[in-house]
RNA sequence: AGAUAGAGGUUGCGUUUUUCAUGAGUAGACUGUCUGAUAUUUCAGGGAUAGGUAAGGACAGAAGAAAGGGAACGACGCCGAAGGGAUACAAUGCCUGAGAAUUGUAUUCCUGGGCAUACAGUGAAGAACUGUAUGACUGCCGACGGAUUUCCGACGGAGCGCUAUCU
Numbered sequence: 001a002g003a004u005a006g007a008g009g010u011u012g013c014g015u016u017u018u019u020c021a022u023g024a025g026u027a028g029a030c031u032g033u034c035u036g037a038u039a040u041u042u043c044a045g046g047g048a049u050a051g052g053u054a055a056g057g058a059c060a061g062a063a064g065a066a067a068g069g070g071a072a073c074g075a076c077g078c079c080g081a082a083g084g085g086a087u088a089c090a091a092u093g094c095c096u097g098a099g100a101a102u103u104g105u106a107u108u109c110c111u112g113g114g115c116a117u118a119c120a121g122u123g124a125a126g127a128a129c130u131g132u133a134u135g136a137c138u139g140c141c142g143a144c145g146g147a148u149u150u151c152c153g154a155c156g157g158a159g160c161g162c163u164a165u166c167u
Stems, first nucleotide, its partner, number of pairs: 001167006009079001012078005018072003030061006038050003042098005082111011112138002115135008140157003144153003
């Protein structure tokens, strides 16, 4: 230097089936009343369709979902597992342009890990996730001190790390 195999945790990481709760008595559709000209994606332009046989909005009634996210049991793949930021490209609603959002690819940067708290964002949400900061905990290594073989203390560092074996 390379290859192989492992460790951190019983709340390690990710994916996924099933069930359950939430979403929500919400959306959409229907009926009635009131109002009365626009509505179909955030904006602009264009087109098409619907609309005084009532658009859209508000109220009431009777019925009434789903997705994302979450919890539990299980299965699978793993230990930069994975999660994010930035940039570029491509795709997504009738067309064009701009924006936002989502997905994928490439490059690059950050993060050892989980937890709690605060703020911000996403979200229906007091759930959860993400980012930043702080805090203790925990695993690895370093050098120092103690104890003597396994351990303890405080300090520092980062996974392109650490341990074991082989070449």
A computed fold for a 167-nucleotide RNA from uncultured Faecalimonas sp., annotated as Lysine riboswitch aptamer. Of the family's consensus pairs, 100% are formed in the model. The RNAcentral record of the sequence draws on MGnify. Its mean pLDDT, the model's own confidence on a scale to 100, is 81. Its Rfam family is "Lysine riboswitch aptamer". Rfam's curators write: Riboswitches are metabolite binding domains within certain messenger RNAs that serve as precision sensors for their corresponding targets. Its family is annotated with lysine biosynthetic process in the Gene Ontology.